Transfer RNA from a Promethearchaeia archaeon, 73 nucleotides, folded computationally. The sequence is in RNAcentral, with records from ENA. Rfam family: tRNA. About the family: Transfer RNA (tRNA) molecules are approximately 80 nucleotides in length. The family's RNA type in Rfam is transfer RNA. Its mean pLDDT, the model's own confidence on a scale to 100, is 81.
[in-house]
RNA sequence: GAGCCCGUGGUCUAGCGGUUAUGACGCUGCGCUUACACCGCAGAGGUCGUGGGUUCAAACCCCACCGGGCUCA
Numbered sequence: 001g002a003g004c005c006c007g008u009g010g011u012c013u014a015g016c017g018g019u020u021a022u023g024a025c026g027c028u029g030c031g032c033u034u035a036c037a038c039c040g041c042a043g044a045g046g047u048c049g050u051g052g053g054u055u056c057a058a059a060c061c062c063c064a065c066c067g068g069g070c071u072c073a
Stems, first nucleotide, its partner, number of pairs: 001072007010025003018056001027043005049065005
């Protein structure tokens, strides 16, 4: 330098162009316990890598860029 794949809460992850972006772990509070853990209930936490475009409507389609991985030179 070229091709391909990937980027979604702190971590991992689901998500046919259309209702409020899903779940697990973790975190906080309450219950339970003498207490801790386990368990149960509730809650906070995301502008879907960035910027444009298409569309009535974009995490999803298109383009450029940024970052990571693999392969080739």